[in-house]
RNA sequence: AGAGUUUGAUCCUGGCUCAGAUUGAACGCUGGCGGAAUGCUUUACACAUGCAAGUCGAACGGGGUCAUGGGGCUUGCUCCAUGACCUAGUGGCGAACGGGUGAGUAAUACAUAGGAACGUGUCCCGUAGUGGGGGAUAACGCACCGAAAGGUGUGCUAAUACCGCAUAUGCUCUGAGGAGGAAAGCGGGGGACCGGUAACGGCCUCGCGCUAUGGGAGCGGCCUAUGUCCGAUUAGCUAGUUGGUGAGGUAAAGGCUCACCAAGGCGACGAUCGGUAGCUGGUCUGAGAGGAUGAUCAGCCACACUGGAACUGAGACACGGUCCAGACUCCUACGGGAGGCAGCAGUGGGGAAUUUUGGACAAUGGGGGCAACCCUGAUCCAGCCAUUCCGCGUGAGUGAAGAAGGCCUUCGGGUUGUAAAGCUCUUUCGGCAGGGAAGAAACGGUUACGGUGAAUAUCCGUGACUAAUGACGGUACCUGACUAAGAAGCACCGGCUAACUACGUGCCAGCAGCCGCGGUAAUACGUAGGGUGCGAGCGUUAAUCGGAAUUACUGGGCGUAAAGCGUGCGCAGGCGGUUUUGUAAGUCAGAUGUGAAAGCCCCGGGCUUAACCUGGGAACUGCGUUUGAAACUGCAAGGCUAGAGUUUGGCAGAGGGGGGUAGAAUUCCACGUGUAGCAGUGAAAUGCGUAGAUAUGUGGAGGAACACCGAUGGCGAAGGCAGCCCCCUGGGUCAAAACUGACGCUCAUGCACGAAAGCGUGGGGAGCAAACAGGAUUAGAUACCCUGGUAGUCCACGCCCUAAACGAUGUCAACUAGUUGUCGGGGAGGGUGACCUCUUUGGUAACGCAGCCAACGCGUGAAGUUGACCGCCUGGGGAGUACGGUCGCAAGAUUAAAACUCAAAGGAAUUGACGGGGGUCCGCACAAGCGGUGGAACAUGUGGUUUAAUUCGUCACUACGCGAGAAACCUUACCUAGGCUUGACAUGCUUUUGACUGCUGCAGAAACGUAGCUUUCUAGACUUCGGUUUAGACAAUUGCACAGGUGCUGCAUGGCUGUCGUCAGCUCGUGUCGUGAGAUGUUUGGUUAAGUCCUCUAACGAGCGCAACUCCUACCGUUAGUUGCUAUUCCGUAAGGAAGCACUCUAGCGGGACUGCCUGGGAAACCAGGAGGAAGGUGGGAACGACGUCAAGUCAUCAUGGUCCUUAUGCCUAGGGCUACACACGUGUUACAAUGGUCGGUACAGAGAGUUGCAAACUAGUAAUAGUAAGCUAAUCUCUUAAAGCCGAUCUAAGUUCGGAUUGAGGUCUGCAACUCGACCUCAUGAAGUUGAAAUCGCUAGUAAUCGCGCAUCAGAACGGCGCGGUGAAUUCGUUCUCGGACCUUGUACACACCGCCCGUCACACCAUGAGAGUUUUUUGUACCCGAAGGCAUCUUAGCUAACCAUUUAUGGAGGCGGAUGACUAUGGUAUGGGAAGCGAUUGGGGUGAAGUCGUAACAAGGUAGCCG
Repeated sequence: AGAGUUUGAUCCUGGCUCAGAUUGAACGCUGGCGGAAUGCUUUACACAUGCAAGUCGAACGGGGUCAUGGGGCUUGCUCCAUGACCUAGUGGCGAACGGGUGAGUAAUACAUAGGAACGUGUCCCGUAGUGGGGGAUAACGCACCGAAAGGUGUGCUAAUACCGCAUAUGCUCUGAGGAGGAAAGCGGGGGACCGGUAACGGCCUCGCGCUAUGGGAGCGGCCUAUGUCCGAUUAGCUAGUUGGUGAGGUAAAGGCUCACCAAGGCGACGAUCGGUAGCUGGUCUGAGAGGAUGAUCAGCCACACUGGAACUGAGACACGGUCCAGACUCCUACGGGAGGCAGCAGUGGGGAAUUUUGGACAAUGGGGGCAACCCUGAUCCAGCCAUUCCGCGUGAGUGAAGAAGGCCUUCGGGUUGUAAAGCUCUUUCGGCAGGGAAGAAACGGUUACGGUGAAUAUCCGUGACUAAUGACGGUACCUGACUAAGAAGCACCGGCUAACUACGUGCCAGCAGCCGCGGUAAUACGUAGGGUGCGAGCGUUAAUCGGAAUUACUGGGCGUAAAGCGUGCGCAGGCGGUUUUGUAAGUCAGAUGUGAAAGCCCCGGGCUUAACCUGGGAACUGCGUUUGAAACUGCAAGGCUAGAGUUUGGCAGAGGGGGGUAGAAUUCCACGUGUAGCAGUGAAAUGCGUAGAUAUGUGGAGGAACACCGAUGGCGAAGGCAGCCCCCUGGGUCAAAACUGACGCUCAUGCACGAAAGCGUGGGGAGCAAACAGGAUUAGAUACCCUGGUAGUCCACGCCCUAAACGAUGUCAACUAGUUGUCGGGGAGGGUGACCUCUUUGGUAACGCAGCCAACGCGUGAAGUUGACCGCCUGGGGAGUACGGUCGCAAGAUUAAAACUCAAAGGAAUUGACGGGGGUCCGCACAAGCGGUGGAACAUGUGGUUUAAUUCGUCACUACGCGAGAAACCUUACCUAGGCUUGACAUGCUUUUGACUGCUGCAGAAACGUAGCUUUCUAGACUUCGGUUUAGACAAUUGCACAGGUGCUGCAUGGCUGUCGUCAGCUCGUGUCGUGAGAUGUUUGGUUAAGUCCUCUAACGAGCGCAACUCCUACCGUUAGUUGCUAUUCCGUAAGGAAGCACUCUAGCGGGACUGCCUGGGAAACCAGGAGGAAGGUGGGAACGACGUCAAGUCAUCAUGGUCCUUAUGCCUAGGGCUACACACGUGUUACAAUGGUCGGUACAGAGAGUUGCAAACUAGUAAUAGUAAGCUAAUCUCUUAAAGCCGAUCUAAGUUCGGAUUGAGGUCUGCAACUCGACCUCAUGAAGUUGAAAUCGCUAGUAAUCGCGCAUCAGAACGGCGCGGUGAAUUCGUUCUCGGACCUUGUACACACCGCCCGUCACACCAUGAGAGUUUUUUGUACCCGAAGGCAUCUUAGCUAACCAUUUAUGGAGGCGGAUGACUAUGGUAUGGGAAGCGAUUGGGGUGAAGUCGUAACAAGGUAGCCG
């Protein structure tokens, strides 16, 4: 720091996603050790059990135990005294701290900075006191009630408990005279003196206390300012409300409360209401600014089962206190009681999820106490958990035969891999054994000095010496011996993103963060090998920030991508010309206070290091106080004239409102003339017309709109405004002076205007014309077209308030090259004049520099460079929709979401493709012609059907007489049946053998089975010469490797082929242009068959194509002359021969044609014509096929990856099938006849083929053929008579002397074999068919048409195929149309490219959501009712009553307890509103889904241009 993803590609806009860091985490797999830290984020849910707040006997009475002493005496019981210890109770202090939690709380809170009207136990410093009395009461005893909790009566008793009296420095109140108000003692020690028999006390002293009061510290209460989340679909809120006076109340200011008075107070700078939330230091992230967050630690707040309340107290409205109400749980003898873990552990529940019912007060701290000490789940420790951070280890060196095994493989090898093994070392950690800390010095004891004091007592302070005290823990740490010994996993490997192969699977199973993988060769699924990353962890999920400049303060935008309000006026607000003075709010600078500690950062220190801990510094960007400065902004005052405005005089104008008026035209009415049509359309029809239309003439009525002028002309803020005249009226502009003196700009809310359509009331209504009707069109046609036609369009008044209300461009101001046109005004010059030129100012247009822009484009009228203010945007869809509000008569307008869903939606430009867009051009493309097909019969191929099989492939053009250039067997791949299994065929190894072959017999359809006969070769060695043995060849045989497959995949492939298309195109290098895809070149103007050539030109060149080179053909020359030829000569009756090579011909080599020449045109290229020439403008024909397209065709020509079969999907054999036949199609043949048929005669080719052959001649047969047989391996012989043609005859328009199918009979030939299933011949038979609907094919000259001949295949078997020659036409005006193609251009929402894309209803499934009779729950308001506990107020005195007072000493008084009443008030109740949430029959639209249905609305002129309202 970026990356992936919209497209065929590009640039931009824009969303989605990823890489980073982090966490109180959880889950999956895995797990050696240690240190430090964290650990219910969910149900503020409910809690069993234990513990978490006590302590003081030096405040008090009593009780108990023990000890000592003494007494009584029944010698083991009791009493007394003292001491020690314990303690229920009275009393004191504490319990308001510490600990927990975050429910509530948006301000009674928190943070920061200030403030005044307060309180304060303990503590500190002062001042003054601490005198003298009184009456009770618990405990306890007795009696009693109750299950219990607990309680009642009575009697006794103490105090630092309680109450008076005295005193009063301070203090409080005051009417300033006065009045009021305190206390408590306890302990230690002690010489003299005093009291007392004594004990002991007084007294003195010290300590701890007590009372009053002044001050302090710390703590707390209160007030103010500023800051602190979201919603305006919450806009008005408020009656104690705001203020005053008085009173009450409080520790204290204050409506805090009350009475009276006034009518205020808050709010767009967001009140009120609703939702959410403890706040902060900080934490996480980030470059920062920010964003998110508020666990652990620290500060503050709030809460303690829920709600309310007060009491006590210095302090509470009190977590482990009280009272009441409520819910829940427990106990109960049913009468009544008890309880509150959001303390520490722990339990249940909830949840993805969070620990031990541990140890100790040793340390730190807290409470009580004089102290010892006690208490302390605060705290310190330990335990559990990889939850986080940090550190360490799981070994080190050497080791190539590159071991084995695994995996891959091109079979050679590669890789795992120095990895292992082996050898040599080390021992951290863990385990074993031994040693072993710091954390602990206070308190205590002894003593010295100092203080207090009468005092060498005591007590206090300081110092010295000294005993004791450790939960952790025998822990940290150290040492020894021993062994490589006990210690590695997880995720990923298509791109982003580091890392690749094999197998399995086959759109299945699955993966996936985004793009996307998987449909038989998956680097994307699963497994394995290998690799990459991190490592005691690794991944996933969730969450936050970042990347995201994707809310933009730093730091974005608004012509077309989302985005300028339809337009103006204008309050608040924001901003504001020039100058002087003052001021000091903003601003800047200095000083100072504060900004807690911890944390972050820097420098040190301590744990072996680190994490961690610790010392110091810096920082805390903030706020306050104060001093100064005065430029800028503000404020105040005074000037100025350049902004703005006013006055004067002109000018232009469809600016607005009202009134009047003119002519043309349409329609209607009346009358006349006149007769059969008019009107309308692509074509028609509906309609009008013989009752007289249309047409034409005259007259009249009525409404609406204003031709020409008229114009990228004018005016207006926009909407908009058009005949002419009059009246009223707004604005603009120009010129020259004068005046005012910043009066200005913009503008949320607001107000006004606002096309058309629409609404209301009343008019008006000619034309036009939604709806509607009819006629057409159409598959349909609720449309387009036609004929009619009502609202409406017009006027007046009132609404509506929206438009693609557009320049898709807010308003104002300043600055920044020009050129040209036009409208309005002014000035100067020229001209007799019309007018022209220059200049200035205000509009309105076209180009264009710089600059800007994603590009298109904008460009002094900015989309340039700046300033001011307003409005608006933040992915697409859902949706400008729902709900709510406001407005409206309604239609509707305005404001305006969410759930859900997608990974895009979009802008500009590029290349293609396409268009029922345009232009140019070509082609047998059409047209002009000739002949066909489509109808018939047959042949042949295909589909379909059939079949045991009818083998397979090929399907628009580019399948269908195609593969096949030839299926009776074979071919043959198919079917049936019978057989074989190393195989019909190849190679290697191996067993056995010497044959195999051949011949013969039997069974059989054959293959095959079976029986018999016959029988090798070469070389070496040995040899008894008989032979044996070894090796090899050949052949068979056994077994193993393997063979074999026309099985599958042409969508895994090579090769070959078709097609566009013999169309003229397809590209590259360098340069240039463009951000880029790309463009240029290759475009323009000509020309050509051609991107052929010329010209122009930011292009210049080049390549593959075109052309040429090659072959055949047309002419000539030359060479050669047999098997060819024969003019001349000779021989011969002739045939022929000799001679010859002139000619023809043959086949080698050359020539020839190049727009070379001429005329005309043209810039040239070139075109038109002409001459010459055998041939003339590529002479004719062939071969030759650019880059590419169609996943075109072929795995069945061949080759080949993968896959499948292996006694069969292989091989052999026989028979059958490929030849079937209701039918459909393609391609052909023969015909339908007289341009013909038949018969007779007669003429002229070319190119081929031939020894398994062609076969002459002759003979036989009607013939197919047969017999016999010459010649020929071919310019020699043969096939071989060419046919149409020509001559003559006949037929005479008919289903025929046309036509030949079909069928019968008889034959011929080939061949093992013509039944299924050959060809031909003869005789007989003689179908259909009389020129063929819609439609469609070929052909432009030696062509079509027509005529025959040959060849390949082949035993035989062409109407097909490939060739050959003979005869030999017609037509082309031309490019409008059809088809195909080329180039340029245009539009595009297409790019699988129009066989494209795509819209809506309906049907089905699912999802979220609106409405909904209602219903359930919750919250809140208002009114009223009841009103617990409680304090307050008032009253009362029935009843009870110790202290004080009084006196008639037993009563009274005061006071208290108690009681009553009143207002307040929790819960509860009744009624009625508001908000929120859930459910809800039914219903509305929306979204998403597989290949559904109906149409075809949009994208091209999308076939009626589209779009907005």
Overview: Small-subunit ribosomal RNA from an uncultured bacterium, 1509 nucleotides, folded computationally. RNAcentral holds the sequence, with entries from Greengenes. The prediction has a mean pLDDT of 84.